Model confidence (mean pLDDT): 76 of 100. Predicted 3D model of a 178-nucleotide RNA (FMN riboswitch aptamer (RFN element)). Of the family's consensus pairs, 100% are formed in the model.
[in-house]
RNA sequence: AAGGAUCUUCGGGGCAGGGUGAAAUUCCUGACCGGCGGUAAAUGUUAUUCCCAUUACUCUGACUAUUAAGGGAAAGGGAAUAACAAAGCCCGCGACUCCCUGAGCUGUCUAACAGCAAGGGGACUGACUUGGUGCAAUUCCAAGGCCGACGGUAUAGUCCGGAUGAUAGAAGAUCGCU
Numbered sequence: 001a002a003g004g005a006u007c008u009u010c011g012g013g014g015c016a017g018g019g020u021g022a023a024a025u026u027c028c029u030g031a032c033c034g035g036c037g038g039u040a041a042a043u044g045u046u047a048u049u050c051c052c053a054u055u056a057c058u059c060u061g062a063c064u065a066u067u068a069a070g071g072g073a074a075a076g077g078g079a080a081u082a083a084c085a086a087a088g089c090c091c092g093c094g095a096c097u098c099c100c101u102g103a104g105c106u107g108u109c110u111a112a113c114a115g116c117a118a119g120g121g122g123a124c125u126g127a128c129u130u131g132g133u134g135c136a137a138u139u140c141c142a143a144g145g146c147c148g149a150c151g152g153u154a155u156a157g158u159c160c161g162g163a164u165g166a167u168a169g170a171a172g173a174u175c176g177c178u
Stems, first nucleotide, its partner, number of pairs: 002178002004175007017029003031158002033148002035093004043085010057072004062067001088146002097123005104116004128144005150161003
């Protein structure tokens, strides 16, 4: 340093304004939002190396001195490389829902049976084009689009609820097991 084990913490944002209506943050208009990992050419930060360059500074220097000439070189400008950050609609994952399995627990004298259920497996799982630049872009720039579980309620990505939950994962601590 990497892997492993145990544990801790963290781990989702958003309808302003207007209209209709008895009633809508749900309809119409308009507004707003974008989980986690990967990929990476904008761009940013940092580091290293190289190049350019003179008005600092400095060395050499004929010389009384000024000046010429040459070398180094901070600030400055540029380039390359590396690391990190960087996509709602590119790849994958998670959440929701459903199915199978199921340690174990509960009821019962026991069994059968019924209920609950950690964990495991599977299914399902939304949405982008055009133009520009370029060796290279669904990632950059420009324009126009599109998408968003379930239950509740006047039809909901944004309100309320399951959820003070779960999870992709992120960071850290300990052990010293490889």
It was read from a public genome assembly, where an Rfam model found it.